Context: one part of a larger RNA
Molecule: small-subunit ribosomal RNA, 3' major domain
Organism: Limosilactobacillus fermentum
Parts: sequence; C1' cells; structure tokens
RNA sequence: UGACGGGGGCCCGCACAAGCGGUGGAGCAUGUGGUUUAAUUCGAAGCUACGCGAAGAACCUUACCAGGUCUUGACAUCUUGCGCCAACCCUAGAGAUAGGGCGUUUCCUUCGGGAACGCAAUGACAGGUGGUGCAUGGUCGUUGUCAGCUCGUGUCGUGAGAUGUUGGGUUAAGUCCCGCAACGAGCGCAACCCUUGUUACUAGUUGCCAGCAUUAAGUUGGGCACUUUAGUGAGACUGCCGGUGACAAACCGGAGGAAGGUGGGGAAGACGUCAGAUCAUCAUGCCCCUUAUGACCUGGGCUACACACGUGCUACAAUGGACGGUACAACGAGUCGCGAACUCGCGAGGGCAAGCAAAUCUCUUAAAACCGUUUUCAGUUCGGACUGCAGGCUGCAACUUGCCUGCACGAAGUCGGAAUCGCUAGUAAUCGCGGAUCAGCAUGCCGCGGUGAAUACGUUCCCGGGCCUUG
Repeated sequence: UGACGGGGGCCCGCACAAGCGGUGGAGCAUGUGGUUUAAUUCGAAGCUACGCGAAGAACCUUACCAGGUCUUGACAUCUUGCGCCAACCCUAGAGAUAGGGCGUUUCCUUCGGGAACGCAAUGACAGGUGGUGCAUGGUCGUUGUCAGCUCGUGUCGUGAGAUGUUGGGUUAAGUCCCGCAACGAGCGCAACCCUUGUUACUAGUUGCCAGCAUUAAGUUGGGCACUUUAGUGAGACUGCCGGUGACAAACCGGAGGAAGGUGGGGAAGACGUCAGAUCAUCAUGCCCCUUAUGACCUGGGCUACACACGUGCUACAAUGGACGGUACAACGAGUCGCGAACUCGCGAGGGCAAGCAAAUCUCUUAAAACCGUUUUCAGUUCGGACUGCAGGCUGCAACUUGCCUGCACGAAGUCGGAAUCGCUAGUAAUCGCGGAUCAGCAUGCCGCGGUGAAUACGUUCCCGGGCCUUG
C1' cells in the first nucleotide's frame, strides 16, 4: 500500500422481508455424470459446466468403431514427359474402385509456342478435429452497468508512499455543490445512437374511406380528411410556482402537459481479477505422426441403460374437460419458395392449379376471452404415458433411429420431504403466433402480440457489492 476479520460506522442490489408463480414427488423431452460398449468422437465443471459449443447426429454432417482400400496423396505450388479432358453405357463389387466399350469438340498465337485442364514420373512437399489455452493472437464469460481506476505538475515524508480521490451535504453515479496544499487532466458515469410513447409538416400506392355515387365485397369512380406507412422537425430542461436546505448542490409537493425529474426498453462493459474458457471457428510457436495420428468407401456408433443430478414440457382438474356458435393481433418469411379457390379423404394429406421476387398474392381460420349445451367431484367425459392395427409425408434409404394422422389400449399422477428458483408493472402469471437452422425432424432458442395481477412496513438478519475507519 493492499487483502482479510463470526471489528465499527454509512449506503446499495428481487439480498432479505411482504407477495405471486414455480422446481424438488409423477410421466415424458433434453443435457450431464456413471455404467456398458468394437465405438458409445471431443470440449464445457461452484456462482461463471449440465435444452452449453450443436441456429436442427437416419446417409452426409462425423471428428469415433469394424471391415475393405490408397500412398506426392482428397487439397496447393514448382520441375519433366505425353496428351485434350469430361460425360455416357456394360461387367465385377457393399461401395471406394477395377476392367472393357463409345467418344476425340477448350482459348490465345508473332505459328516458335503459351494459358487452362487431364494422365504419368520425380522429389521438394502436402495433410493431421494429433498434444500443449500453463508458450500465444483473436474472441468470449465473470466481477458488474458495480462506481470506480489512474496521470501531470506542486506540496509533505529519509523512504515505501501520501495528498489530489479524504471531510460536510447530495445523487442512480468520483453526480453535483461547499470546504480543503493542492491545481488541473485522462479512462469510466451521464449525454450524443436505435426503439417506444405525443404532435406538426412533406408524400399518397400496393395502404385508408368522412362525405357523394356504386358493389356480394374499399369492389369501382372519386378523395388523401382519418387510420397507416417513412422522412424531416417540435417536445422534457428541475424550465415555472410553493416549501425545506447553508444565500449552494439538491430534495419534497404542485401546475401545465401525451409524457416529470435518467419517461420505458435496448446497444454500449473503465483499470484490472479468475495462469477463467476456447490450439475442435480461425490464426499461430514448439513437440509428435508421415505406406499413417494423413486420405477414400460401406456398415455401425454419437440415440446403449440397474442408477444419480440439472433444465424444461404435460398434468393431477369444475376459475376445469367436451361439443356448437361468435369476435379481436403483432412481429416475421416466401421462386430449388409461399401456395389460394375448387375437389377427394374422418384426418395427416392428395389432385388440379390462380396469384405473388410481394403494404398488392400466400403462409394466415390467432388462441385464451365471450355466448349456449353437457359433465357434478370420481382415478372420472381428469390425465395422457405405453402398446396394437391401419395410414400419410420427406428423403437413394425411416430396421437400428424421423415426424404426423385415425381407431383401439388407457400407466403413473389427487398439488409434491429436507431444500431451492424467478419476478417490483404492461412486470409475474397465462394464451396463442412467427422466424433462424432445415429435404424431413423442437416441449429448445430468438422474437411478437392478447388477457393481465398481488406486494414492498422496513434494513434487525442471510448473500453479494461500494466508501471511511480499526486490528
């Protein structure tokens, strides 16, 4: 000077408390450990690993295993020689490949040749998801969106260092004010950026329809007022009033206002910490392999299953289930695509096929809600696992191992021990919709809107953090 204390003081955070809903019990999905296996590829390990890398393992992916193959190689450059190559067909094979057939068509040219491509040879080399994240770059997590971390000059101290940055107030904030041997400055805070909430202007198609016609229908004429779209502005600054305060900073209340004291949300993450994570995104030092630790193919595995844990989905029901009727979104995606209407099928889906590179067409009927009928507390008209049969779709191919539909079957489960998690408002809870990946496959992830609460006395205690001080 730090760090630490079951030392002290002050302060903060869904940290506790006050509430609401869960997890832990059940079935299933998914990840991990363990075990098994020829292989169950590898990594991640308290918070900060475990629906994580993986925004999608049937083949491929794929790195693993078994078997079959290759050795200048699947990929790159250079040297030498020869020449076009490819595609297609037949045979053998699990295929990689091997043999045969057919085939003889690149471009430039100074006609010497050159370029690209293929085959063969040679060696320099290629190649490695092999090791080391404790040799590294880059990137990321975490502390933590916490309010801190430093420097120049000056001053003090023999010096390490101190001061500034401490103190009195205040703030979300080292935010601001006042004081002070300090005076200034930098990285952080805040603001500038995006979005949402109000409004004016500009613009009016693919959007909209108040008034006038018209129609089955904003369908058409017409119009751009409204809604909306998207560009430019305005608007909020403690600006105004009262009180408190130290005549300060600021705080409390009020007015006006769509919005009030950072309006809500995002992006943005200081100096550093954890030898944190990643050599398997990529790059890279060193070490190692080189007829194999490289490369190709078929099949299998990553999907195993006495068990244990994490994260989720569905439930245990009447604020519910079933049936019928009826209403209201937003974000998005689409040409190897979205696919209407019509039609066939109980349905998944099929047939035909319009429109749309999309404010035009399609995905696209939102669901919960509301109105009726039924059910009356039961392992049930709850719950849907598991299983059988029959089908559909994708794909070369659904046995290992896909998703969906119909009929039948109808398990556990009656609200969950110790313990533990999330959340302070359009939030929790609940309801559906879209997208990425993707041939197919989501209860995961990333977004979107609908309905829409309860509680916060307070800071004694638990956890984490900040400042001062003390040992």